[in-house]
Context: one part of a larger RNA
Parts: sequence; structure tokens; C1' cells
RNA sequence: UUGGGCCUAAAGCGCUCGUAGCCGGGUCUGCAAGUCCCUCGUGAAAUCGGGCCGCCUAACGGUUCGGCGUGCGGGGGAUACUGCAGGCCUUGGGGCCGGGAGACGCAGGGGGUACUCCUAGGGUAGCGGUGAAAUGCGUUAAUCCUAGGAGGACCACCGGUGGCGAAGGCGCCCUGCGAUAACGGUCCCGACGGUGAGGGGCGAAGGCUGGGGGAGCGAACGGGAUUAGAUACCCCGGUAGUCCCAGCAGUAAAGGAUGCGGGCCAGGCCUUGGGUGGUCGUUGGGGGCCAUCCAGGACCGGAGGGAAGCCGUUAAGCCCGCCGCCUGGGAAGUACGGCCGCAAGGCUGAAACUU
Repeated sequence: UUGGGCCUAAAGCGCUCGUAGCCGGGUCUGCAAGUCCCUCGUGAAAUCGGGCCGCCUAACGGUUCGGCGUGCGGGGGAUACUGCAGGCCUUGGGGCCGGGAGACGCAGGGGGUACUCCUAGGGUAGCGGUGAAAUGCGUUAAUCCUAGGAGGACCACCGGUGGCGAAGGCGCCCUGCGAUAACGGUCCCGACGGUGAGGGGCGAAGGCUGGGGGAGCGAACGGGAUUAGAUACCCCGGUAGUCCCAGCAGUAAAGGAUGCGGGCCAGGCCUUGGGUGGUCGUUGGGGGCCAUCCAGGACCGGAGGGAAGCCGUUAAGCCCGCCGCCUGGGAAGUACGGCCGCAAGGCUGAAACUU
């Protein structure tokens, strides 16, 4: 609970595709369902209002006129808006073409530094670690140096206030396949659109199942310290895991704590991609600077907004469409039930009681 809201107070679903539904550009014609007008019928009585009458009066009752009955049905008419049908249009949307940007995805191939281990040689008593130490490692020759080999993970510099992606996320090089946005052409289609309850898909880390792999790191665990204690912080080790393949799980401060789409509303400045024009200087492609337009990423700021912090053409401003969500704190994201999952658990989601 026909209200007001959702960046930070409660509240935007993690993201996306899309079903129903809701909403929908310009113009012409027709229909007349919605809508509006007129008229007729119906809409019981009681009840309600006015007049008159009857009980002595009132209450009450009778009678008459009116109103109400918010509605439904028939007939006639109007056509602005909505709807339906048809025609046309190009601004929304889509397609095609062009040059070009990018850590966008998947697969294959190649490489690099470091690290650990092994082997050989050199070399000798320490190394390592810390606030200081100790545990630990070392004469079965460590640490250190050189050479060779093996292995797994990762990808310094470039690197950015940068880019790409719907989000999660993506960073060595090359190739193949696939995908998207931006810019430009006004060449094609001609409203084909927006949102999206259910539903489908994607979804970090950690976790689970089966198989592989295991260098470094490292929950748990063992030990050494610290301390009153130290189930920690520090140190020495170290299993799962971290990596790969297949499958499951489906969460997050999944955050811009800001749903998606569209229109409108001062600027300044930096930057990324593209177009146009100018200029400089070069040619081998190509490049530097300036102006301007489009698209993106930041900062500052006006009007306006906001409780303020702040937001401010990337809005939290002014409007429209659609969806999701909130309604004091705790109990509680718990219990119960249902659905899903191998499990862990997830989704949905209360109440008593208390304040």
C1' cells in the first nucleotide's frame, strides 16, 4: 500500500538473450472496437427529497411528483486521439561496402627470464633466517661460481590518467578460425523497434567428482620464536589447492554500492579510435602540428538537482517507455516447505518473541 522511494539511510536481479505482456516514428485512406453526443427500452419495491392527506402533534403511515439506481441493451450520429485494415515514407532499427583500432574469444605452433631439482667440474666451512634469534640446511662437501640436462608455472620492460569485452574478465610472439563496437558511404530493406514476468545461456576466487600434472607459492598441519598466554602476526618446513582435460557448482564489497532504451538541457581541459580541412616536412611506406565533426575513456565545472557528501551531455538535471526491488532494528537470509545440487550448499523465504 490509488503514497513515497532505490549512489552512501531499507531498496537496481552479477551479466546477457529472449517468450508472454506492456509501450511504440512520419503521412494518407477506409472501418468505427475503445472514446464522445442524441434518442428509446430496461434498471422491482422499500429507502432518499418536495407537496398534500390520516392518526390531538411528533415519530409513524398513505398518496403524488422528483431523484437515485453510478449500469446494461437497441437505434442514429461524430472521427481528434487509441485501435484494426490497407498504401506510401525514412529520421528509429537492420543490411551491404570501405579503410582501419583493440590484453575480445577458441585452437594450434614457437619463445624468454627467473626458480627448483639432477649430473659434472671448481671451491671450503659455513649457509640461511630475523628486531634479535632459533628450529632448518651443511665435511655423505652445503651456500657460492661454471657447464650441461630435466620440470612446472609465469609472461619484466613496452604499460598509460591507455585499449577490448554484456558482465565475470582479458597482457610474451606467430598463425588459423570466430565475434563485436566506432568511423565513413547516404547504396539497399522499410518501423522490421524498446523493455522484458516466467524461461534459456554466460558467470572471479574458493569448493566438489573422475583423470593427469606438481617448479614456485601455500589453507590445514609439524616445528622455532614472541608473549602472561599466542590455537596469531615473524621464521623453518609443508598437504590439499593453485596448473591441464572433462563434468558439477552458481556465489561475491559480482561496486560506478548508480537496471535497460530514447529525447532534451552552458562550457573548459586531457586522452583513445575514426572522418574532413589546413599547415610543416618528407618521401620508402609513412609522420608532426592546428582546427573541426562523430564515437569512447578521465578530470574540472554552470544551470539544475541533492539531507549533505556530491552529481553535473558518461547526470544523481528535465521528460517518456518497460522491468526489478524497498516499507523500523533484532530474531534471520534463520526455521519450515518446495525446487536445484554428489556434497558443501544455493534459490525462494516466514513467525513467535523482543525492542
Molecule: small-subunit ribosomal RNA, central domain
Organism: Hadesarchaea archaeon